[in-house]
RNA sequence: GCCCAGAUAGCUCAGUCGGUAGAGCAAGAGACUGAAAAUCUCUGUGUCGCUGGUUCAAUUCCGGCUCUGGGCA
Numbered sequence: 001g002c003c004c005a006g007a008u009a010g011c012u013c014a015g016u017c018g019g020u021a022g023a024g025c026a027a028g029a030g031a032c033u034g035a036a037a038a039u040c041u042c043u044g045u046g047u048c049g050c051u052g053g054u055u056c057a058a059u060u061c062c063g064g065c066u067c068u069g070g071g072c073a
Stems, first nucleotide, its partner, number of pairs: 001072007010025004019056001027043005049065005
C1' cells in the first nucleotide's frame, strides 16, 4: 500500500426483509436476617465510532474518514 471483518449499556455480546434497541454479568433499590452472606423481586441511565447521502422513517442501505483485529505484498 491492497483486501476482509469489527466498532451497540460499566464489561462480554445479540439485534434475519429499514418502522422510536435487548440479553448475561456488574451496579442500584426492596424483601428476608439480630447483622451479614446466599436467595427472591424490581430498575436500562445508550447522540448504536465520526460525518455526509438515499428514504415519510436508518443501528440496519450507500460514500468518505478514524480506530481495532486478521490476511497478502

This is a predicted structure of a 73-nucleotide RNA (transfer RNA) from a Holosporales bacterium. The source organism's lineage runs through Bacteria, Pseudomonadati, Pseudomonadota, Alphaproteobacteria and Holosporales. Rfam family: tRNA. The family's RNA type in Rfam is transfer RNA.